[in-house]
Context: one part of a larger RNA
RNA sequence: UGACGGGGGCCCGCACAAGCAGUGGAGUAUGUGGUUUAAUUCGAAGCAACGCGAAGAACCUUACCAGGUCUUGACAUCCGAUGCAUAACACAGAGAUGUGUGAAAUCCCUCGGGACAUCGAGACAGGUGGUGCAUGGUUGUCGUCAGCUCGUGUCGUGAGAUGUUGGGUUAAGUCCCGCAACGAGCGCAACCCUUGUUUCUAGUUACCAACAGUAAGAUGGGGACUCUAGAGAGGCUGCCGGUGACAAACCGGAGGAAGGUGGGGAUGACGUCAAAUCAUCAUGCCCCUUAUGGCCUGGGCUACACACGUACUACAAUGGCGUCUACAAAGAGCAGCGAGCAGGUGACUGUAAGCGAAUCUCAUAAAGGACGUCUCAGUUCGGAUUGAAGUCUGCAACUCGACUUCAUGAAGUCGGAAUCGCUAGUAAUCGCGGAUCAGCAUGCCGCGGUGAAUACGUUCUCGGGCCUUGCACU
Numbered sequence: 001u002g003a004c005g006g007g008g009g010c011c012c013g014c015a016c017a018a019g020c021a022g023u024g025g026a027g028u029a030u031g032u033g034g035u036u037u038a039a040u041u042c043g044a045a046g047c048a049a050c051g052c053g054a055a056g057a058a059c060c061u062u063a064c065c066a067g068g069u070c071u072u073g074a075c076a077u078c079c080g081a082u083g084c085a086u087a088a089c090a091c092a093g094a095g096a097u098g099u100g101u102g103a104a105a106u107c108c109c110u111c112g113g114g115a116c117a118u119c120g121a122g123a124c125a126g127g128u129g130g131u132g133c134a135u136g137g138u139u140g141u142c143g144u145c146a147g148c149u150c151g152u153g154u155c156g157u158g159a160g161a162u163g164u165u166g167g168g169u170u171a172a173g174u175c176c177c178g179c180a181a182c183g184a185g186c187g188c189a190a191c192c193c194u195u196g197u198u199u200c201u202a203g204u205u206a207c208c209a210a211c212a213g214u215a216a217g218a219u220g221g222g223g224a225c226u227c228u229a230g231a232g233a234g235g236c237u238g239c240c241g242g243u244g245a246c247a248a249a250c251c252g253g254a255g256g257a258a259g260g261u262g263g264g265g266a267u268g269a270c271g272u273c274a275a276a277u278c279a280u281c282a283u284g285c286c287c288c289u290u291a292u293g294g295c296c297u298g299g300g301c302u303a304c305a306c307a308c309g310u311a312c313u314a315c316a317a318u319g320g321c322g323u324c325u326a327c328a329a330a331g332a333g334c335a336g337c338g339a340g341c342a343g344g345u346g347a348c349u350g351u352a353a354g355c356g357a358a359u360c361u362c363a364u365a366a367a368g369g370a371c372g373u374c375u376c377a378g379u380u381c382g383g384a385u386u387g388a389a390g391u392c393u394g395c396a397a398c399u400c401g402a403c404u405u406c407a408u409g410a411a412g413u414c415g416g417a418a419u420c421g422c423u424a425g426u427a428a429u430c431g432c433g434g435a436u437c438a439g440c441a442u443g444c445c446g447c448g449g450u451g452a453a454u455a456c457g458u459u460c461u462c463g464g465g466c467c468u469u470g471c472a473c474u
Stems, first nucleotide, its partner, number of pairs: 002473001004470002007468007015458002019422002022419002026313008034304002042053002064299007073124001077123002079120005088101005106115003126288002129286003135282002137277003140273001142271001147186006153162003166177003192265004197233007207222002211220002236259001239253005315415001319374007331362003336355002340351004381412001386407007428450007
């Protein structure tokens, strides 16, 4: 100087408290440990690993295992020789591959050759092999916490101190005042995107008040409204009162769509954890080189006594089921979205219009409302499991896909100790879309609908900031 203290003071945070809904019990999904296995590829490990890398393992992916195979190699550059650059077919084989038939005779050219193929020799290729404790790059985390430093000056023999401490104040080292300090930098804030109000401009594919018109904003028409998307306005403690030290600021009020950072996002200082990643990529060194490289078929990553994490569905009447009925936003679409019509109980199929989309399609939003039924039961709750028959994708659904119909109808009657999230359009609840993707979503990333309760307060728990004190640590 730091770090630490079951030392002190001040302050903050869904940290506690006040509330709401959960997890922990059940079934299933998924990840992990363990066990098993020929292999169950590898990594991630308190918070900050465990629906994580993986935005999607039937083959491929794939790195693992078994077997079959290749050795200048699947891929790059160089040398020499030869040439038909490039197909198709037949046979053998699980395929990789091997053997054979044989059409054809390319393109550029400075006529030397080159592109390309086969063979040969070696230099080399290749490695998801090791080391993240040799590294770059990228990332997590403390933490969007308010801190971290420098120049000059001054003080101290020096390590260092001062500034950055103090009095107020703030979300903030935010600002004010004081002060041997005066200034400055990285952070904070602002500038960026989005959302909330409004003016102008514009009016198709969007809109429809008045007129005509219809089954229908279909159509004529309109440029008002909605909306779209450009350019502006608007909020700054600007105004008023009080408190304060005449300051910074705080409290209340007016006006206003919005009030004190308006809401949300992006943005992550110096550094910490030899944190994570050599399997995105790059890379030093080490290792393999007829194999630790390459190709192929099949299997495995999907195993299952068990343990843990994260989710989904429930245990019902604020509900289940049936019929009718209303209101979104944000997205995606040509190897695509697919209307309509027809067939099927259905998954879906046949045919096929429109649309590279404010035009067409996905696409009926669901919870909600109306009526009916069930009447508290392991039930008309719950849907696991299993049997049968099917649909779709795809060379191919046995290992190992999703979905449909009929039948079957398990556990479960609100969950011990413990523990998580959340302060407002939030929690809870309800559906919709997208990426990946042939197919496969209870995960992830978005979108809107309905829409709460509670916060006295800072004694305590956890984490953090500032000052101070002790110290056997640095």
RNAcentral holds the full RNA, with entries from ENA and SILVA. Predicted 3D model of a 474-nucleotide part of an RNA (small-subunit ribosomal RNA, 3' major domain) from an uncultured bacterium. The prediction has a mean pLDDT of 86.